Lysine riboswitch aptamer from a mouse gut metagenome, 165 nucleotides, folded computationally.
[in-house]
RNA sequence: GAUAGAGGUUGCGUGUUUCAAAAGUAUUUUUCCGGAUGUGUCAGGCACAGAAGAAGGGGAGGGAAAGGGAAAUGCGCCGAAAGAGAAGGUUUCCGUGAGAAUCUUAUCUUGGGCAUACAUUGAAGAAGUGUAUGACUGUCAUCUGCUUACAGAUGGGGCGCUAUC
Numbered sequence: 001g002a003u004a005g006a007g008g009u010u011g012c013g014u015g016u017u018u019c020a021a022a023a024g025u026a027u028u029u030u031u032c033c034g035g036a037u038g039u040g041u042c043a044g045g046c047a048c049a050g051a052a053g054a055a056g057g058g059g060a061g062g063g064a065a066a067g068g069g070a071a072a073u074g075c076g077c078c079g080a081a082a083g084a085g086a087a088g089g090u091u092u093c094c095g096u097g098a099g100a101a102u103c104u105u106a107u108c109u110u111g112g113g114c115a116u117a118c119a120u121u122g123a124a125g126a127a128g129u130g131u132a133u134g135a136c137u138g139u140c141a142u143c144u145g146c147u148u149a150c151a152g153a154u155g156g157g158g159c160g161c162u163a164u165c
Base pairs, nucleotide, nucleotide: 001165002164003163004162005161008078011077012076013075014074015073016072017071018070019069027062028061029060030059031058032057033056037049038048039047040046041098042097043096044094045093081110082109083108084107086105087104088103089102090101091100092099111137112136114134115133116132117131118130119129120128121127139156140155141154142153143152144151145150
C1' cells in the first nucleotide's frame, strides 16, 4: 500500500406496507353577533380580499395532510453516520435585506448505544440534535494477577483495531 473483517440482535442510514397519534386541528359550507381591516415568513415594496361586510367570536354540517413514532419486511453499509460554522447554488410574490427549506464543496468534532439534567426543534410527557454527567460495551497500549486466552487498574481514539498478501 491492497484485500477481507469485527464492535450490536436496540450498530448506522434508507425504501415500502400497516397502525396509532397529529385531530375533530388546519381548512371549508351555512347562519347569528361584530363593524374595518386582513392575507401572501418578518421589514420595505407590490399584489389580492373587504360595507355586495374585514379581523374576531357563537351555533349547525363536512373534514385533511406533512414532518416525526411503533411493528413487519427489503436495500445499502461499519465515518456506517451525525453535528458545527464558512463559501456557492436552487426555492420561498420582488433580480431588496433578513429568515426558513434543500443541494454541493472543503475544514473541524464525535468509537458505540443507553440513562439523567439543561437548551433547541416539535402537537407532544414521542422522537431528533447539542452540551455535561453516569455506568455499560468494543478495541488498543502499559502494569498487576495466573484460575493461561480471562480478570483488575490507568490511559488513548475510527486517518483507529484485527487477519492475509
Rfam family: Lysine riboswitch aptamer. Rfam's curators write: Riboswitches are metabolite binding domains within certain messenger RNAs that serve as precision sensors for their corresponding targets. Allosteric rearrangement of mRNA structure is mediated by ligand binding, and this results in modulation of gene expression. This family includes riboswitches that sense lysine in a number of genes involved in lysine metabolism, including lysC. The model forms 100% of the base pairs in the Rfam consensus.